[in-house]
RNA sequence: GGAGUCCCGCAGGUGGUCGCGUCGGCGUCGCGAGACGUCCGCCGAGGAAAGUCCGGGCUCCGCAGGGCAGGAUGCUGGCCAACGGCCAGUCGAGGUGACUCGAAGGAAAGUGCCACAGAAAACAGACCGCCCGCCGCCGCGGCUCGCCGCGACGGCAGGCAAGGGUGAAAAGGUGCGGUAAGAGCGCACCGCCCUCUCGGUGACGAGGGGGGCACGGCAAACCCCAUCCGGAGCAAGACCAAGCAGGGAUCGCGGGGCAACCCGCCGGCGUGACCCGCGCCGCUUCCAGAUCUCGAGUCGGUCGCUCGAGCCCGCCGGCAACGACGGGCCUAGAUGAAUGACCACCCCCCGCGGGAGGCGACGAACGCGGGGACAGAACCCGGCUUACAGCGGGGCUCCAGUG
RNA sequence: GCCCCCGUCGUCUAGAGGCCCAGGACGCCACCCUUUCAAGGUGGAAAUCGCGGGUUCGAAUCCCGCCGGGGGCACCA
Numbered sequence: 001g002g003a004g005u006c007c008c009g010c011a012g013g014u015g016g017u018c019g020c021g022u023c024g025g026c027g028u029c030g031c032g033a034g035a036c037g038u039c040c041g042c043c044g045a046g047g048a049a050a051g052u053c054c055g056g057g058c059u060c061c062g063c064a065g066g067g068c069a070g071g072a073u074g075c076u077g078g079c080c081a082a083c084g085g086c087c088a089g090u091c092g093a094g095g096u097g098a099c100u101c102g103a104a105g106g107a108a109a110g111u112g113c114c115a116c117a118g119a120a121a122a123c124a125g126a127c128c129g130c131c132c133g134c135c136g137c138c139g140c141g142g143c144u145c146g147c148c149g150c151g152a153c154g155g156c157a158g159g160c161a162a163g164g165g166u167g168a169a170a171a172g173g174u175g176c177g178g179u180a181a182g183a184g185c186g187c188a189c190c191g192c193c194c195u196c197u198c199g200g201u202g203a204c205g206a207g208g209g210g211g212g213c214a215c216g217g218c219a220a221a222c223c224c225c226a227u228c229c230g231g232a233g234c235a236a237g238a239c240c241a242a243g244c245a246g247g248g249a250u251c252g253c254g255g256g257g258c259a260a261c262c263c264g265c266c267g268g269c270g271u272g273a274c275c276c277g278c279g280c281c282g283c284u285u286c287c288a289g290a291u292c293u294c295g296a297g298u299c300g301g302u303c304g305c306u307c308g309a310g311c312c313c314g315c316c317g318g319c320a321a322c323g324a325c326g327g328g329c330c331u332a333g334a335u336g337a338a339u340g341a342c343c344a345c346c347c348c349c350c351g352c353g354g355g356a357g358g359c360g361a362c363g364a365a366c367g368c369g370g371g372g373a374c375a376g377a378a379c380c381c382g383g384c385u386u387a388c389a390g391c392g393g394g395g396c397u398c399c400a401g402u403g
Numbered sequence: 404g405c406c407c408c409c410g411u412c413g414u415c416u417a418g419a420g421g422c423c424c425a426g427g428a429c430g431c432c433a434c435c436c437u438u439u440c441a442a443g444g445u446g447g448a449a450a451u452c453g454c455g456g457g458u459u460c461g462a463a464u465c466c467c468g469c470c471g472g473g474g475g476c477a478c479c480a
């Protein structure tokens, strides 16, 4: 210098003008609750706020305890409120390497599947092939002339599984010995199974001994084993409550009386020109009505709502995830749903021009134009996954060069 | 905000590990028939099975993650 790998961080900045939302102050209105404002002040999205894939808090319902069903997880140890997450390790796979990836329990509990091809696909099997024996026939050779040897072909009865061939997969692999030909048939090494010792908390690793080898693959097929899970979700839930409908009570007021009723006042009607007076009515069984009231509860509103497994700094323990201690801080709470727009300067990126420099590839200053991602809270947290212009910091690896 | 379901030729669909480089109907194209059109007959084209990974010898089908579409949920029943 190039190529790469891992871990973190940022998510354009500053100023001005205008606008929006919560809260506080002030002012005005209002008995009040509260409403309003050319006013002032503070604060005002994210690393993913997203997908809603896991886990927890919280709330309501259910529940003696346990099981069944259903679902999830699945090497080991640790962390955590919990987890399917994280950290550290083991084993396997990939990479020259840094490093990355792994749904990584059980196939000697049972059931099921393994298409096509192939002889045979799980109680293995025999197409070509190899080999022994018998029979038939033929060829060659030998001779004591009807027998022997060798070889080819066909048939019958066996042996074998090395080689060929099929397949994703063919019943341990390689080599030597062995054999009629072969074969764990025997031996060595590797693999496998059993067992012992040592190291490790453990997954596991290292080593010794024994066994010729028995148990193909698939559990993201059913299933078995172990562990975990009651259900629903802030549109949970709690409170207030117009309207409408429903239930109940009362039917002008006061006094006396157990009550019927009586007295006084009030209102309406009649008589009457009008007032006084007199008379009648003011009943509640039904219909209708008025007033009061009750529970449920619609529209709507309030709470839940943001101080929390919180954030920052320091220090200690731990390889780390994380935990302990001390100090400091308060940091959106909307509900048709605010967090924006414009201007100026600066920063970064891209393109074009430009050409300082360079043998060259390339390319500094400067100028012009364009751009600055993904996206956006809605009860709150811990994770995972997905989207994302670019920039910065650190560790490590490989290649090349120079010293 | 929360909870479910679906995605296969242009359209509607079959499929549920191999018999499927995916079958059928309507539509489309070509030819035959007809003077011509329709109907009818024969043949053909048309699917990255929404996308990307994984499991398996083998995936439309099983598993995981995305994308797109649809439906439901406030109090009572």
Stems, first nucleotide, its partner, number of pairs: 001399010012346007020044002023041003026037004046374001050385002053383005058233004070229005075089005090104001091102004105224002110222002112218003127164002129160003133156004138151006172190006191213001192211008237303004246294006252265005266282006310329005316323002347372007357362001404476007413429004421460001431447005453469005

Predicted 3D model of RNase P RNA and transfer RNA as a complex of 480 nucleotides. The coordinates come from a structure-prediction model, not an experiment, and the mean pLDDT is 79. Rfam match: Bacterial RNase P class A. Its family is annotated with dimeric ribonuclease P complex, tRNA processing and ribonuclease P activity in the Gene Ontology. By type it is a ribozyme.